[in-house]
The RNA shown here (Bacterial RNase P class A) has 389 nucleotides and comes from uncultured Tengunoibacter sp.
Lineage of the source: Bacteria > Ktedonobacteria > Ktedonobacterales > Dictyobacteraceae > Tengunoibacter.
The prediction has a mean pLDDT of 77.
Rfam family: Bacterial RNase P class A. Rfam describes the family as follows. Ribonuclease P (RNase P) is a ubiquitous endoribonuclease, found in archaea, bacteria and eukarya as well as chloroplasts and mitochondria. By type it is a ribozyme.
The RNAcentral record of the sequence draws on MGnify.

This record gives sequence, structure tokens and C1' cells, in this order.
RNA sequence: GCAAGACAGGUAAUCGCGAUCCGCAAGGAUUCGAGGAAAGUCCGAACUCCAUAGAGCAGGAUGCUGGUUAACGGCCAGUGAGGGCGACCUCAAGGACAGUGCAACAGAAACAUACCGCCUAGCGCCCAUUUGUGGUGAUAGGUAAGGGUGAAAUGGUGAGGUAAAAGCUCACCAGCAGCCAGGUGACUGGUUGGCUGGGUAAACCCCAUCUGGAGCAAGGCCAAGCAGAGGGGAUAGGGCGCGCGCACGUCGGACGCUCUAGCAGGUUGCUCGCCUGUGAACCUUCGGGUUGGCCGCUUGAGACGUUGGGUAACUAACGUCCUAGAUAGAUGAUUACCGCCCGCGCUGCUGUAAGGCGGCGCAGGUACAAAAUUCGGCUUACGGCUUGC
Repeated sequence: GCAAGACAGGUAAUCGCGAUCCGCAAGGAUUCGAGGAAAGUCCGAACUCCAUAGAGCAGGAUGCUGGUUAACGGCCAGUGAGGGCGACCUCAAGGACAGUGCAACAGAAACAUACCGCCUAGCGCCCAUUUGUGGUGAUAGGUAAGGGUGAAAUGGUGAGGUAAAAGCUCACCAGCAGCCAGGUGACUGGUUGGCUGGGUAAACCCCAUCUGGAGCAAGGCCAAGCAGAGGGGAUAGGGCGCGCGCACGUCGGACGCUCUAGCAGGUUGCUCGCCUGUGAACCUUCGGGUUGGCCGCUUGAGACGUUGGGUAACUAACGUCCUAGAUAGAUGAUUACCGCCCGCGCUGCUGUAAGGCGGCGCAGGUACAAAAUUCGGCUUACGGCUUGC
């Protein structure tokens, strides 16, 4: 340097708090009393209510493989990629051939391409001259090896070959595809080959899997107390019963029950479905009362130990234990001794020495930080010690 583990001070006395138990009470008790992160409120659940209980869409989350778990975006093991001299560490790790976008500027050109250049042909001009292997200009054709621009320019390096070039051919690599072998799988190894434009999805999107909402100030019980006054709103049809009126009729009206449709409310985004109601629930304006007590509240997907399984995370069996429940919110203060750490001085054993293991004295220090429904994780803060590499 890297990785992991446990601890996070102890004892005694005196006084002071909270819970539990005993006691009529005063009081008593060999009982218990804040972490490994209690922090953050980032994930997942248990539990409670909506609620009698669903479906679809939207929205959101995850994203290599396998395992583990109540579940998770966690943990374990592995594969691939990247970083590091290394022990090790990190990963927002599916799809670019479903589609739509984006890549400024520069550059000739960024889903395509020829600026400079290189080569060839004939024509014009110049030079030399015995007939050209010379130079130059425009035009035509070929080219993407060299140069330039850029993050990126017809896979890379090298050789052959060519008029000059190019996977045109070859060797070694990368990528892609086929086949064979290994592996549960991600993937790996070998071999053959057409030789081959990409990048970006923590851009929109597609695919696979998962996902109701709100939260202990959830929610429930008891006691006490008051004072109500307004507004809004959609009903329609049928059946049965009962009784009334009349002009006694398959007439008219009221009431009760029931059904259908509509309407309203609830279902914490929408639709369907479901439930409730038919002038009530419901919505709304003004005003009044209550803010008290109890439960939820701590026995848990609990902790510790042994044995078995598993590389491990974890898991099974057996045994032992009960370890805060406050509510302006307890768990504290003082004294003494000890432990641990560090510094200085003296000193013993061992050793050639370096060093290692101790003893005494003096002085200093003892981190981060505090339950509030509970649990499994992650992240952050922090003191010294031990082990391995």
C1' cells in the first nucleotide's frame, strides 16, 4: 500500500432519573435501561387504513449469467470490459438489421466522398537531338497507397504485385458468419471463410421483468363539550301492495317495497368493473366546541452457541436467552482505581547487531455521535487494535 474482522472502555461507592415487579401506603428489589452507525430518509418490506376486491392503460423502476433472500436497485460467486507495477478496485454490462434524432467548427466529403497529389493517353509549347527514358500547360480517363482537416474518413501492420493503386494476393491480428468442443449459463477455445464503413440509447425509442395509494402525526377505543345558520345538485320508466277521490273506467293522485336506466359520491393518475345513495350521501360559505386519557408500544423474517450442507452469500436441526418503551420527551453527575493509546526518563531478558518481549515513574489523551412503529440493506462520519496479501 491493498483487503477483512472484532471492539467502541471497565469496576466500586454516593446521590439522582425512567420502565417492570412486590406493597394499602411510605417504600423496597441480587431486574432492565441509547448505536455499529441510533445519522441520511436513498431502496425494500412487515403492519394499518382506503376496501367488498379486481382488470387494462398511463407513469415509474431494474437491465451480463447463476445463486441467495420475506423482498430489494441488496449480498455472494462467476463472465466480459476498463484502471493499477502489484495485492486489488470500478462498471447506468439487453437492442443501432423497428423507427426518429445528434456529432459544432474544420475538411473536397460525415449513411458518403476526390482538395493537394500519383499514373496513363493523345494535343499544344520548350529543350536535346541519329531515332526521346526529358520538362511544362489545359483536356479526358484511372486511383484512394502518400499528404492535409478532424474525436472519427472504403479494418490495422508488413511484404508481393501494379501504369499508378486497392484484400488484388499472402502472413499475422481485429471484427462478422458457419461448424466442432467445453460450460447450467454469461462466455471461452479451435477451425474454415466471403474479405468488412462506423459512433451515440445516464438521446427519444424498442424488448424483457417488476410495480395500487397513503403512512404510527398510519389506525383504534374511552371520556368530555358545543350551536348552529345558509347555498348547490336530475330524475325517468315498469311491477307488486295498500288505501283515497271520481264521471266506476286497462281513470287520477299520495304512500310502502322492488327492478332497470340516468345522475351523484367512494375506490389517493385515467377508463372499465365493483360498492353506496336517489334528495340523502356529497360539495361549499359563515360560526361554535374538543386539542384530555388509553391502546397501537415492543417476542422479533429476534439474538447467541453447537453440529450438518454450501467455494461463499446463506440455510437446516438442536439448545440457551428475553436485552429501553419515553411523550417537552428518562438512560445522568461526582470521587477513586484500572484498561487502552501516545510522549519522555530509567531499566531487565534475548540477540553479533538491528530489532523483539517486558518492568517502574511522570505527564497527556480516550474518536464519530444519541432511540421515538419495527426489521433487511445502501450511503456518509470516525478512534486505536488484530489478521492476511